[in-house]
Molecule: transfer RNA
Organism: Sandaracinaceae bacterium
RNA sequence: GUCCCCGAAGCCCAGAGGAAGGGCGCCCGUCUCCGAAGCGGGAGGACGCAGGUUCGACUCCUGCCGGGGAUG
Repeated sequence: GUCCCCGAAGCCCAGAGGAAGGGCGCCCGUCUCCGAAGCGGGAGGACGCAGGUUCGACUCCUGCCGGGGAUG
């Protein structure tokens, strides 16, 4: 240089056109003599950035940025 894969809550990941969900973590409650575990509830993300297509984009297309891999 060229090609491929991946960027989504603090962390790890589902979601692949109708508008974001789970686990862990965090906070509150419950339980307990006090904790832990369990159970119930809650907060937290316009999905790496910018364009394009579309009535509508996390999802499709293009270019960048970042990470990983292959190859000369």